RNA sequence: CGAUCGGACAGUCGCGGCGGCGCAAGCCGUCGAGGAAAGUCGGGACACCGAAGGGCAGGGUGCCGGGUAACUCCCGGACGGGGAAACCCGAUGGAAAGCGCAACAGAAAGCAGACCGCCAACCCGGUGACUUGUCGCCGGCGGCAAGGUUGAAACGGUGGUGUAAGAGACCACCAGCACUCGCGGAGACGUGGGUGGCUGGGCAAGCCCCACCCGGUGCAACGUCGAACCGGAGCGAUGACGCGGCCCGCCGAGCUCCAGGUAGGCGGCACGAGCCGGCCGGCAACGGCCGGCCCAGAUGGAUGACUGUCCCCGACAGAAUCCCGCUUACAGAUCG
Repeated sequence: CGAUCGGACAGUCGCGGCGGCGCAAGCCGUCGAGGAAAGUCGGGACACCGAAGGGCAGGGUGCCGGGUAACUCCCGGACGGGGAAACCCGAUGGAAAGCGCAACAGAAAGCAGACCGCCAACCCGGUGACUUGUCGCCGGCGGCAAGGUUGAAACGGUGGUGUAAGAGACCACCAGCACUCGCGGAGACGUGGGUGGCUGGGCAAGCCCCACCCGGUGCAACGUCGAACCGGAGCGAUGACGCGGCCCGCCGAGCUCCAGGUAGGCGGCACGAGCCGGCCGGCAACGGCCGGCCCAGAUGGAUGACUGUCCCCGACAGAAUCCCGCUUACAGAUCG
């Protein structure tokens, strides 16, 4: 770094789902958390709403090739960086389109700049010497950017020519850039040659430019059944209905039907981008074929407790529409 496991076995009692039997009580059979069920971060399935098409705005992604339903995921490779190595890390398009930013330090931080330093050729002043117009010394006006100093970063490097001192000012080689040609590669890219100006720093998870992608809301989606109250229609004093009788109720008691879809019930909801094994293709991610298996499904919400034996005495943690990833938590053990 990668992979696997996450106490084991037996018994008793208890809980939830499904199937069978039974009038019922209940009995029998069977299944019953995870590698992360977690964070809800990325992507999708599914559902409803929206939607001619295109554009703008907004958001995301960003080397190349492949995988996938899709991804900010995975695999293989390229380049850069780290490491002695195994290996690890990288949002890795564009900074010679434009705008913007850079604390502190430092002379100077973006059409560079001069603190120390180097120089005194030219010009000016002073001064010394002597062969009286030359050579020195000091200062000024100046010249320079080689060396030192700061910084994360200082406008190519080494050597030479040149010069007062210097400088791509010039030259050779090297590095790098732009353009271009050949070769290798599917491509990123690698490699070799030519030409050019001598060199045009960093940051784009700052704005921006370029290319590609993206409707919204989430199972409390959505479908279905459907009380009570309210509402509508009809029947109804030839006395219904409420209690067999009496009383009472009289522009309406009561009955029947209907609409809407609230409370609530059911579905969605457990056979799936499924799991296991084998073979084949592929470096791999993954794909194909064959065979086998059924593997939680609640809604006051189940998955627990006890006993015995053994060991290294058992971590992080528990489903709620589902799936693929990523991330985070994790005692210990095993393999490569």
This is a predicted structure of a 336-nucleotide RNA (Bacterial RNase P class A) from a soil metagenome. It matches the Rfam family "Bacterial RNase P class A". Rfam links the family to the GO terms ribonuclease P activity, tRNA processing and dimeric ribonuclease P complex. The prediction has a mean pLDDT of 77.